[in-house]
Molecule: small-subunit ribosomal RNA
Organism: uncultured prokaryote
RNA sequence: AGAGUUUGAUCCUGGCUCAGAUUGAACGCUGGCGGCAUGCUUAACACAUGCAAGUCGAACGGCAGCAUAACCUAGCUUGCUAGGUUGAUGGCGAGUGGCGGACGGGUGAGUAACGCGUGGGAAUCUACCCAGUAGCGGGGGAUAACUCGGGGAAACCCGAGCUAAUACCGCAUAAUCUCUAUGGAGUAAAGCAGGGGACCUUCGGGCCUGGCGCUUUGAGAUGAGCCUGCGUUAGAUUAGCUAGAUGGUAGGGUAAAGGCCUACCAUGGCGACGAUCUAUAGCUGUUCUGAGAGGAAGAUCAGCCGCACUGGGACUGAGACACGGCCCAGACUCCUACGGGAGGCAGCAGUGGGGAAUAUUGGACAAUGGGCGCAAGCCUGAUCCAGCAAUACCACGUGUGUGAAGAAGGCCUUAGGGUUGUAAAGCACUUUCAGUGGGGAGGAAGGUUGCCAGGUUAAGAGCUAGGUAGUUUGACGUUACCCACAGAAGAAGCACCGGCUAACUCCGUGCCAGCAGCCGCGGUAAUACGGAGGGUGCGAGCGUUAAUCGGAAUUACUGGGCGUAAAGGGUGCGUAGGUUGUGUACUAAGUUAUCUGUGAAAUUCCUGGGCUUAACCUGGGGUGGUCAGAUAAUACUGGUUAACUAGAGUAUGGGAGAGGAGAGUGGAAUUUCAGGUGUAGCGGUGAAAUGCGUAGAUAUCUGAAGGAACACCAGUGGCGAAGGCGACUACCUGGCCAGAUACUGACACUGAGGUGCGAAAGCGUGGGGAGCAAACGGGAUUAGAUACCCCGGUAGUCCACGCCGUAAACGAUGUCAACUAACUGUUGGGCGGGUUUCCGCUUAGUGGUGCGAAGCUAACGCAAUAAGUUGACCGCCUGGGGAGUACGGCCGCAAGGCUAAAACUCAAAUGAAUUGACGGGGGCCCGCACAAGCGGUGGAGCAUGUGGUUUAAUUCUAUGCAACGCGAAUAACCUUACCUACCCUUGACAUACAGAGAACUUUCCAGAGAUGGAUUGGUGCCUUCGGGAGCUCUGAUACAGGUGCUGCAUGGCUGUCGUCAGCUCGUGUCGUGAGAUGUUGGGUUAAGUCCCGUAACGAGCGCAACCCUUAUCCUUAGUUGCUGCCAUUUAGUUUAGGGCACUUUCAGGAGACUGCCGGUAAUAACCCGGAGGAAGGUGGGGACGACGUCAAGUCAUCAUGGCCCUUAUGGGUAGGGCUACACACGUGCUACAAUGGCCGGUACAGAGGGUCGCUAACUUGCGAGAGUACGCUAAUCCCUUAAAGCCGGUCCUAGUCCGGAUUGGAGUCUGCAACUCGACUCCAUGAAGCUGGAAUCGCUAGUAAUCGCGGAUCAGAAUGCCGCGGUGAAUUCGUUCCCGGGCCUUGUACACACCGCCCGUCACACCAUGGGAAUUGGUUGCAAAAGAAGUGGGUAGGGGCACCGCAAGGAGGACGCUUACCACGGUGUGUUCCGAUGACUGGGGUGAAGGAGUAACAAGGUAACC
Repeated sequence: AGAGUUUGAUCCUGGCUCAGAUUGAACGCUGGCGGCAUGCUUAACACAUGCAAGUCGAACGGCAGCAUAACCUAGCUUGCUAGGUUGAUGGCGAGUGGCGGACGGGUGAGUAACGCGUGGGAAUCUACCCAGUAGCGGGGGAUAACUCGGGGAAACCCGAGCUAAUACCGCAUAAUCUCUAUGGAGUAAAGCAGGGGACCUUCGGGCCUGGCGCUUUGAGAUGAGCCUGCGUUAGAUUAGCUAGAUGGUAGGGUAAAGGCCUACCAUGGCGACGAUCUAUAGCUGUUCUGAGAGGAAGAUCAGCCGCACUGGGACUGAGACACGGCCCAGACUCCUACGGGAGGCAGCAGUGGGGAAUAUUGGACAAUGGGCGCAAGCCUGAUCCAGCAAUACCACGUGUGUGAAGAAGGCCUUAGGGUUGUAAAGCACUUUCAGUGGGGAGGAAGGUUGCCAGGUUAAGAGCUAGGUAGUUUGACGUUACCCACAGAAGAAGCACCGGCUAACUCCGUGCCAGCAGCCGCGGUAAUACGGAGGGUGCGAGCGUUAAUCGGAAUUACUGGGCGUAAAGGGUGCGUAGGUUGUGUACUAAGUUAUCUGUGAAAUUCCUGGGCUUAACCUGGGGUGGUCAGAUAAUACUGGUUAACUAGAGUAUGGGAGAGGAGAGUGGAAUUUCAGGUGUAGCGGUGAAAUGCGUAGAUAUCUGAAGGAACACCAGUGGCGAAGGCGACUACCUGGCCAGAUACUGACACUGAGGUGCGAAAGCGUGGGGAGCAAACGGGAUUAGAUACCCCGGUAGUCCACGCCGUAAACGAUGUCAACUAACUGUUGGGCGGGUUUCCGCUUAGUGGUGCGAAGCUAACGCAAUAAGUUGACCGCCUGGGGAGUACGGCCGCAAGGCUAAAACUCAAAUGAAUUGACGGGGGCCCGCACAAGCGGUGGAGCAUGUGGUUUAAUUCUAUGCAACGCGAAUAACCUUACCUACCCUUGACAUACAGAGAACUUUCCAGAGAUGGAUUGGUGCCUUCGGGAGCUCUGAUACAGGUGCUGCAUGGCUGUCGUCAGCUCGUGUCGUGAGAUGUUGGGUUAAGUCCCGUAACGAGCGCAACCCUUAUCCUUAGUUGCUGCCAUUUAGUUUAGGGCACUUUCAGGAGACUGCCGGUAAUAACCCGGAGGAAGGUGGGGACGACGUCAAGUCAUCAUGGCCCUUAUGGGUAGGGCUACACACGUGCUACAAUGGCCGGUACAGAGGGUCGCUAACUUGCGAGAGUACGCUAAUCCCUUAAAGCCGGUCCUAGUCCGGAUUGGAGUCUGCAACUCGACUCCAUGAAGCUGGAAUCGCUAGUAAUCGCGGAUCAGAAUGCCGCGGUGAAUUCGUUCCCGGGCCUUGUACACACCGCCCGUCACACCAUGGGAAUUGGUUGCAAAAGAAGUGGGUAGGGGCACCGCAAGGAGGACGCUUACCACGGUGUGUUCCGAUGACUGGGGUGAAGGAGUAACAAGGUAACC
C1' cells in the first nucleotide's frame, strides 16, 4: 500500500466481499513447562451454610465462665485430691459508657442531570489530627446490670427493689465566643492510670509532677455541602411548554445562598442556537483502531456519582436519610402452640436458575492499610497468598551433529523412474524443562527484655528521640536460586492448498452427497465435494463464530459530489440567519505573543534501573485543554465614530416589444338553418363496411345564425421570474434598454421558515357549445382486438367566479459577482461620414451560432449564455428493489398533494464509449436471386430412398438449406451388424508357457448344420547334431474378443456459409482504455483487382498467376497409327513393300500481354470501340476452399481416452429378416403421342473395358441364348451394328398401330440354391394416363433440351452413380420486389448475440409487512377520594425524679388525641405513547422448466416517454 466482483471487452459511478489490528470472549480439534495479568458482559433473578465490624477493665458497677494466690473444711503420708470463703490477682461473659459501624468491600438498576468533565465563585460545616489561647471549681437526682415476682410456644415483654460512672442535670467562673435596643444579656468542662522529696492526713489520701483524657475559642490541614461559564446520545413522523410556574416584599427553614417553604403582589419565564415529549445510557482518566482528523468502547486499575429485596420516612450522629441500623407499606421466603414472630450475599466463598459463557463453601493477618486501645494486643473474605481455567501476553522446551544401500513402506508414474528424504535406522554427543536427592536467600520494618545516655521534672520515677546487647515475629513454602544423579529419555498439533492468497496430484462421487468470506464449484476424466500422498502457513496452540476500528475519500473538517451515473427546489418576493465596497479615529471581543495557575495518580511516549531475557515492576522527564487569569501587540475580522462614491438606487427627457388586465371591433374557414339550381350517388379506406341520400344528399348559388381560433407577415425574431404570450383599436398597468447631468451615500447579495404566481387534466356554481373529442355505440381488421383504421358521439375544450398546485414544470445545468485567446450573424440605442438606398467606426446591452485556444470532463461533450478559474448564500445526493409506498401529521369538496420510513430481498443496478450481431432502419453493389426465356417436378404407372405402421426381426447411421437413387461402386446364401433355434468357452484371431504330434489326407455313420464318433494314408524341412523354424492338438494362466455406450472426451476425414472477398499482423500515430487508424474516402474491378487521395508505412493468409485439360501453329520421334506419292496384289473391298508429306500419337516449344490504334476518364487505374489473330480482355473447363461458424456429420472405414460385457453384449451353424404395406414425402424412369408410333433402307462418334476375361467368323433358336472356336495381356484382336439424323412407306387424333403397368402361360442365363427374393426372352393380357391444383426445381452457349455409347461394383442382378460423344436452341428491358451475400452508415435494454431480450395479469408454494371488529400487557397525564410510619403545628386527656418554689404549684418535655404534607394500593377518565394477539383483507418480495397474451428494446412492427 491494496485486491475480487456488473461487461463480449473498456473507462467511470456505485454497492457487496477479502487481506490488518484488537477482545473480560465462546465453540471445535489438540495440549509439555514457567512467569505475569485476567475471569457472570446474561436474571439489580432467588438464596441453604460459614465468615466479612468491632474494640476499650488505663470510663463504670461488677464476677457468669477460666486460671492463680491466701485461708478454712473433709479424705488423709511431708503432699495430693475434693469442697468452700476472699474480686485479692491475671483476666473477663452479659450490661452501662466512649469511639468506630457514613471508611473499607460490592454493583450499575435508575439518571440526558450542575450527574459527570473542565474552569471559576461565595453565603457554609468539618469527629479524630497539627500548632496556639484560656480552663478543668463545687454539687444533685436517677438508671441498666443484679435480685424477686409475673406473662409468652418463641421473639421478647411487664412490675417491684438495690447500685456506679468519662452516663445525665443544675450552680460557679467567661479571656474569647453568641445575641443586642449598645444599656446589657447568655453559654463550658470529667476524670483515669503512673511516679514522688519536703509537708499534712481521718492512712483512703491530700499536695506536687509528667502522661492520657475533657471544656472554650480563633487558625491550619483534611473532608464535605452549595452556586455557576463551557462541554456532554438519538428522534421534529415530538412544536409549543410552564401555575411555585418567573420575579418582588415579608416571614419561616437550613451548617449555608435560594420559591427551599408559606402569605401577599406583579405576569412573567423557556423555545427553531431545538423548549416539552419519547427512546437509549452511569460519567471520566482511559482502552481499541487509525498516518492523522476521527470512529467505537467505558471490563480489570483510579476519580466522581447513584443504588443496597421494592416504595416511603425520619432518628442518632461531626458526618447517613445509613449494604451487614430503626419504623411503616408491599411482594417473596422461613418458624409457629395460629395468638404472633424472623429475614434481605449488587461483601468473600458457595447453591439453584438463566445462559454460548466466567473459578475455591482454601491459607494468613507475615507484609501494606484500616478500627479500637497508653500499650501489649484484638478485629479485618480490605489485603497478601495459594487453588481452578492455554482466557490474554511473554519466555523456554519437545533434542544436537553425522548418516545414501538415496533401505523398507506409502503415494505418483510416460513403467524408465520420481517423491516422502538426511527424513528414519545406525554411529557419536548434550541434559535446558519435567523427575529424584541435597543445599538455600530476600520479602523483617518492628515488638519485647537488659544496659548506656539526651530531653521533660524539684526528682535517678514515668514518658520520650537515640545507641547497644540479647530474644522473638513468614500465610506463601517442598519459595526463588544453586548443586548432584539417571536417561533421548516424559513433551506437536491445527488450519489451509480454484482466484483473491503462500501451497498439487491420485482415487471415490456424478447438479447426488456436499462446499462456499466474495466470485462461484459438483450433470463420468472435479488442483473447489469426501479420502489419501505431498505441500504451505502458524505453532502449545490452530481454526471458526461474534464484536469494534481500519481498508471506506462509502457522510468527504482534514477529504466527495449534483448536464447524461443518486442528486438544482417549477418560479419569484421576502423574514431570521450567513456574507458584504473605499478611507479616518477609538476599542481590543475574535486573533497573535509572553508569563502564572491548573489539567490527580496510573496509562501512552522518551530515557535510566530491577527480575538470567521478555512480558512485568520501578525512578526521572515529556505530552495532553475550544481551560482560567495577567501583560503586551493591533495587520485582518468584529464593535463604535465621522466621512467617501466605483456597488445599489432616485430624478429628467427618449426607445423597442405576441409582457399583463379588462373593454370594443374585424375578416377568412368549418358547421347548422332557410331558399334556389340539380340528380344518384356521396363519404370513407390498404380494401371495405357502418353512416348520409329519391322524404332529393354530395356539388353549387344566395341569405341568416352561432361559437371557437386568428392563415400570410413569421425569423435558431421579440417580451416575460417561470408557467407562458400571436387579428385590429383605444384606455389602465409591470418590467427592460441606452444618453446626459443632478441627487442619496453601502441603502447590497443570498435566503431556512413564510408568502405570491404557477401548463394540461380535474373539481364546484352559473353560462356557452361551431369545430375537435376521453367515455360510450356501431363498422372493419384479427386466432382474439375491450386497440391501432373508419362512421358517429357525451363530458371536456370557451367565459365568469372559486379550488387544485402538479408535469420529461428541461438547458434534465439554483441565484449573485469577478476574471480568462479569437471569429461571425442578429435586435435595440448613440456617434461620424454621406445622404435615395447606404457606409464606417466606437460604445453599452440583449438574445444566438458554429468551430475553436487554454482549461475541465468517465467519456459524450462544455468552452465569455462554461460543465473553465474563484468568492457569497441556498437546495439536494449517498447501492438496486421494496417506495416516493405504509403509518402519523398538515393541506384539499374530492381526485389527490406535501412531508416520509421499516421489515424483507439481490450482488449487482446505472452512465459513457467500443467491437460485433440484429432491425417489418438507410445507402451502394453482386449472385440463374428476381425478371426475360427453355425444359421439368407436383397429377398417372413403375423404380428407388425415407417417415409411419407392422413384425420374432423388419440391424445401424444420416433429419431444414447442408438427411431422404445418402453410407450402399450391387442384401437370394455369404455380405449381416438384426431375429429364432441349436452349439463353444483361453475361445474364430495375437503373444507367452508346458506336454504331445509332422503338416496334411481318405472313407463311413448321426445331425438342419456347426459338431460328434469311427477310420485310411503320411513321418516331412534346415542343422555346427546341441538344436532350430513352421504347422496341428491338448492343458493352465496372463489375456483375446465386442458393428456394445459416449462424435457433447478425441485424432483423422468430410459437409456448409462459399470460389463469397474477405481475415489479420509488425512498427508508427490517435485514444485513460476497450479499441481505432492501416482495411475508411473518390473512382474502378470477377476480386481488399488496381489507381488517386490519405498518419500511416509495410507485410502475411486468401484473389489472381504458377499445375492439368481443351482450342492454333512449330520441332523431335513414327508402330499397332497414316496413305498424298512410288510400287505389289485382288474380280473388288483389300493385301504386302517403300515413305513419313498430311491426319494422328507421345514429348518439347511458340502463342494472348490491354502489347498496338482511337475515344472517354483526373495526363491515373480502368472502361468502350477497332486492327491483327486459331483464340481478346481471368479464351472454355478442372484441380485448388483464407480467418472462422454450425459442441454440423462420422466411435459402424480407420485410430483412440474413459465406461460397460467376459459359459456372453464374445464365437460358430441353419433358417428367417433387412424385399412387410391402410398411408405420407423426396429423387428418378416411362408416358400421355403426329416435331410422333411402327416397318424397311441408309450415314457419322468419342471415351473406355478385356486372360477364372473380351470373344470374331460359322452353326442353331422367333428370341433371351446355346454350341464350337480364330484372335487378343491390346493405337494390332474383341466388346462394337452408335442412336437421334436422312430416305421411303404406314397410321389420321382414337385411350388409338399412343402408353406399357398388371396378370397367365412357356422359356433362357448366372449360381450349391432364384419359394420367401434375380435379370432377361417369347406368346397372351393391355391398367392408370389425353400435359397435371396450390406450390416448386434446373439452366446464360457448345449451355439447356434431346440422342445413344462406355465403365466401376459384379457369379447374376441399374430407371442409380461416374464418364463419353452426336444434334443443338431461346432469353437477359433491368435491379422495384423474393432469397442469399459483401461494404459503409444508423438505432439497440441483444453478446447463448432476434430461434435474442423482456412486461404485467392468472394459478401454486413460502416469507416479511400495512389495514382490521376487538382482546390484552406496560408506560404516562389529569381528576376526586384514600391515608401507614414519620416530621412540623395544635391540644380541654392520663402520667410525671433532677430546675424554680416552704408548699400549693410552675417552667420545660414525653405519651395520647387531632391536623397539614405524603408512600403503597384502589377508582374514574384519555385523539398519550409503546408492545403482543387477531377472523378477514391489501399490496410487496422470492421461487429450473405452469396457463393465456406480447407492452418495451430495431421505425419493436401504432416512435417512445412524463